[in-house]
This is a predicted structure of a 100-nucleotide RNA (Guanidine-I riboswitch aptamer) from Anaerosporomusa subterranea. The coordinates come from a structure-prediction model, not an experiment, and the mean pLDDT is 85. The source organism's lineage runs through Bacteria, Bacillati, Negativicutes, Acetonemataceae and Anaerosporomusa. The RNAcentral record of the sequence draws on Rfam and Ribocentre.
C1' cells in the first nucleotide's frame, strides 16, 4: 500500500420527534360536535442502535447414533456537515473523516 473478514432477521430498550389518536388553550351558543393552536403536552400509534439486551437462523470446528449434539461467533474511542420520513434521533451516510 492492497485485498478479505468481523453475517442476517425478529423483538425489546436507551433515545426521537409530532402525521394520526388522546390531552390542554381559544373560538363557534353548550356538557355535544367542528375548527384552530400547543411536543420546554405525561401518554397511545410511529421511527429506533456497528460500537445496547434477548431469541431464532446462518457460518466455523469437533463428536458421532450420519443428521443430530456440543462449543464458538472476538474487539470496537469517534466530530462536523448532510439525507429520508409529518418531523426528528445512538436511523442512513458510518466499523465514515479522524483518534489510540
Nucleotide at each position: 500500500g492492497a485485498a478479505g473478514a468481523a453475517g442476517c432477521u425478529u423483538u425489546c430498550u436507551a433515545g426521537g420527534g409530532u402525521u394520526c389518536c388522546g390531552u390542554g388553550g381559544c373560538a363557534u351558543u353548550a356538557u355535544a360536535a367542528u375548527g384552530u393552536c400547543a411536543g420546554a403536552c405525561u401518554g397511545g400509534u410511529c421511527c429506533g442502535a456497528g460500537a445496547g439486551g434477548a431469541a431464532g437462523c446462518g457460518c466455523a470446528c469437533a463428536g458421532c447414533a450420519a443428521g443430530c449434539u456440543g462449543u464458538g461467533u472476538a474487539c470496537a474511542c469517534g466530530g462536523a456537515a448532510g439525507g429520508a420520513u409529518a418531523a426528528a434521533a445512538g436511523c442512513c451516510u458510518g466499523g465514515g473523516a479522524g483518534u489510540a